[in-house]
Transfer RNA from bacterium BMS3Bbin04, 74 nucleotides, folded computationally. Rfam family: tRNA. Gene Ontology term of the family: triplet codon-amino acid adaptor activity. The family's RNA type in Rfam is transfer RNA. The coordinates come from a structure-prediction model, not an experiment, and the mean pLDDT is 80. The RNAcentral record of the sequence draws on ENA.
RNA sequence: GCCGGUGUAGCUCAGUUGGUAGAGCACUGGAUUUGUAAUCCAGCGGUCAUCGGUUCAACUCCGAUCGCCGGCCC
Numbered sequence: 001g002c003c004g005g006u007g008u009a010g011c012u013c014a015g016u017u018g019g020u021a022g023a024g025c026a027c028u029g030g031a032u033u034u035g036u037a038a039u040c041c042a043g044c045g046g047u048c049a050u051c052g053g054u055u056c057a058a059c060u061c062c063g064a065u066c067g068c069c070g071g072c073c074c
Base pairs, nucleotide, nucleotide: 001072002071003070004069005068006067007066010025011024012023013022019056027043028042029041030040031039049065050064051063052062053061
C1' cells in the first nucleotide's frame, strides 16, 4: 500500500427483510437470614465510533474519516 472483518450500557454480546434499543454479569435499593453468601423482586445505566447522504422514518442502506483485529504484497 491492497483486501476482509469489527465499533451498541461499566464489561461480554444480541438486535432476522429500515418503524422510537435489549439480555447476562456488574452496580444500587428491598425481601429472605442471627449475620454473610446464595436466591428472588425492583431500579439505575446508551449522542448505537465520528461526519455527511438517501428516506416520512436509519444501530440497520450508501459515502468519507478514525480506532481495533486478521490476511496479502514489498